[in-house]
RNA sequence: UCCUCGAAAAGGCGAACCCGGCGUGAGCCGGGGGCGCAAAACCGUGGGUCUCGGGAUCCGAGACCGCCCGGUUGCCGAA
Numbered sequence: 001u002c003c004u005c006g007a008a009a010a011g012g013c014g015a016a017c018c019c020g021g022c023g024u025g026a027g028c029c030g031g032g033g034g035c036g037c038a039a040a041a042c043c044g045u046g047g048g049u050c051u052c053g054g055g056a057u058c059c060g061a062g063a064c065c066g067c068c069c070g071g072u073u074g075c076c077g078a079a
């Protein structure tokens, strides 16, 4: 000097739940609220789970990126 790991600090996000709204629904948006998160930022013609319509092992449409996996980017830098 580089790589890996991630202590501390400064910040960030924001679970459950409540209120209002949207949606057939899974769920989403806003406010309150914090369980937690080093990517709990974003994305995927990957897997999985869930919803809706057929009802048949199956098909189609949708939802979850805080279910996993993969990709892109990002703050600080102790041992």
Base pairs, nucleotide, nucleotide: 012037013036017032018031019030020029021028022027035066041072042071043070044069046068047067048064049063050062051061052060053059054058